[in-house]
Context: one part of a larger RNA
RNA sequence: UGACGGGGGCCCGCACAAGCGGAGGAACAUGUGGUUUAAUUCGAUGAUACGCGAGGAACCUUACCCGGGCUUAAAUGGGAAGUGACAGUUUUGGAAACAAAAUUUUCUUCGGACACUCUUCAAGGUGCUGCAUGGUUGUCGUCAGCUCGUGCCGUGAGGUGUCGGGUUAAGUCCCAUAACGAGCGCAACCCCUAUCGAUAGUUACCAGCACGUAGUGGUGGGGACUCUAUUGAGACUGCCGGUGUAAACCGUGAGGAAGGUGGGGAGGACGUCAAAUCAGCACGGCCCUUACGUCCAGGGCUACACACGUGUUACAAUGGCCGGUACAAAGGGCAGCUACUUCGUGAGAAGAUGCGAAUCCCAAAAACCAGUCUCAGUUCGGAUCGAAGUCUGCAACCCGACUUCGUGAAGCUGGAUUCGCUAGUAAUCGCGCAUCAGCCAUGGCGCGGUGAAUACGUUCCCGGGCCUUGUACA
Numbered sequence: 001u002g003a004c005g006g007g008g009g010c011c012c013g014c015a016c017a018a019g020c021g022g023a024g025g026a027a028c029a030u031g032u033g034g035u036u037u038a039a040u041u042c043g044a045u046g047a048u049a050c051g052c053g054a055g056g057a058a059c060c061u062u063a064c065c066c067g068g069g070c071u072u073a074a075a076u077g078g079g080a081a082g083u084g085a086c087a088g089u090u091u092u093g094g095a096a097a098c099a100a101a102a103u104u105u106u107c108u109u110c111g112g113a114c115a116c117u118c119u120u121c122a123a124g125g126u127g128c129u130g131c132a133u134g135g136u137u138g139u140c141g142u143c144a145g146c147u148c149g150u151g152c153c154g155u156g157a158g159g160u161g162u163c164g165g166g167u168u169a170a171g172u173c174c175c176a177u178a179a180c181g182a183g184c185g186c187a188a189c190c191c192c193u194a195u196c197g198a199u200a201g202u203u204a205c206c207a208g209c210a211c212g213u214a215g216u217g218g219u220g221g222g223g224a225c226u227c228u229a230u231u232g233a234g235a236c237u238g239c240c241g242g243u244g245u246a247a248a249c250c251g252u253g254a255g256g257a258a259g260g261u262g263g264g265g266a267g268g269a270c271g272u273c274a275a276a277u278c279a280g281c282a283c284g285g286c287c288c289u290u291a292c293g294u295c296c297a298g299g300g301c302u303a304c305a306c307a308c309g310u311g312u313u314a315c316a317a318u319g320g321c322c323g324g325u326a327c328a329a330a331g332g333g334c335a336g337c338u339a340c341u342u343c344g345u346g347a348g349a350a351g352a353u354g355c356g357a358a359u360c361c362c363a364a365a366a367a368c369c370a371g372u373c374u375c376a377g378u379u380c381g382g383a384u385c386g387a388a389g390u391c392u393g394c395a396a397c398c399c400g401a402c403u404u405c406g407u408g409a410a411g412c413u414g415g416a417u418u419c420g421c422u423a424g425u426a427a428u429c430g431c432g433c434a435u436c437a438g439c440c441a442u443g444g445c446g447c448g449g450u451g452a453a454u455a456c457g458u459u460c461c462c463g464g465g466c467c468u469u470g471u472a473c474a
Stems, first nucleotide, its partner, number of pairs: 001474002003471003007468007015458002019421005026313008034304002042053002064299002067296004076122004081117004088103006106113002124288002127286003133282002135277003138273001140271001145184006151160003164175003190265004195233007205222002209220003236259001239253001240251004315414001319373003323369002331362003336355002340351004380411001385406007427450007
């Protein structure tokens, strides 16, 4: 100087407390461990691994296993030589890759071009090392810290500044001061959202004036309103009162759409964990080179006495079922989204129309209004299994999703323990997108609808900041 303390003081955080809803019990989905296996490819492992890399494992992917092939090789470039069916088509063998046979004879300005074979030089490796590395990322932590120049103090390590008194979300600001200044962080500048203008009206809108329809901004038209998208205004403790030297704090204060950082995002200082990644990519070194490279077929990554994590669905009446009737936002669409009609109980099929889309389409649910069920393993719950189908795809046996009929398991609110959340939040309800032929999506990322309870307080648990004290630790 740090680090640590079941030392002290001050302070903060869904850290506790106060609440609401979960996990831990059940079934299933998914990841992991373990076991098994020819293989169950590899990585990630307290917090900071475990619906993680994977934003799509039937083949492909694919790296693993078994088997069959190739050795300048799957690709690209340079040099030398050769050929003009080498490539294509057909046949045979084969699981295919590939091998063998037959057959149809490129262009030309004759220099060559193009393609292939052979040879040669460069290959290739998801093999090892993340403890050789770059880049990127997690975490402490959006915590308020981490430092420098000059000066001063100390023999020196170092200290001071950065401490003290207040204040703040903040090393934020004020006062004081052997310090005076400065940098990286904080804040602000950026984006979205909440209010009001200006400009602009098509595909959006429709107040007033007309036309028209069974009905509809459908039509003329309009530029008011909504909205769209560009540019401005607006919030700054600015004003008032109180406290205070000041900074600042307090107020059902005024005004205002919004009030004290308005809400959300992006943004992560010096550094820590030899943290993660050589399998995204790049790269040093080491290793393989008729194989640790590469092509293909099939299998595996989907196994299953078991253990754990993360989720979904439930155990019901604030509910289930049936009928009727409303209201979104954000997205996507041409090898696409598909209105509408017909057929089918249905998944869907057959026709057909609009739209490269503020124009057309995908397209809401909970809620609300009636009816029924009456506390039961049930009209709860839907696992599992049987049968018949639909769709995608070369192909659904291993191993897809969905539909219909039948079947109807466990489960009656879950031990110790444990997690999330402070407001348009939790809870609950649906919708969309990426990946994608299809989909094992209950995952991820977004969007809106409905919409709570509670916070006395900081004694205690956890993590963190500042000051101080002890130390046989560095």

The part of an RNA shown here (small-subunit ribosomal RNA, 3' major domain) has 474 nucleotides and comes from an uncultured bacterium.